[in-house]
RNA sequence: UGGGGUGUAGCCAAGUGGUAAGGCAGCGGUUUUUGGAGCCGCCAUUCGUAGGUUCGAGUCCUACCACCCCAG
Numbered sequence: 001u002g003g004g005g006u007g008u009a010g011c012c013a014a015g016u017g018g019u020a021a022g023g024c025a026g027c028g029g030u031u032u033u034u035g036g037a038g039c040c041g042c043c044a045u046u047c048g049u050a051g052g053u054u055c056g057a058g059u060c061c062u063a064c065c066a067c068c069c070c071a072g
Stems, first nucleotide, its partner, number of pairs: 001071007010024003018055001026042005048064005
């Protein structure tokens, strides 16, 4: 420098145009002699950034950024 992949919560991770699942962690409650486990509830106003398409974008398009892989 060229090509490809990934980027979603503190961490892991689903999502394939119709308004963000789930798990762990955390917080509150319940239970328990205490702790843990269990159970109930809460936790993404911005899905890497900026634009574009669309009635509607995490999802499609463009550029850029970060990381990983391949080639030179």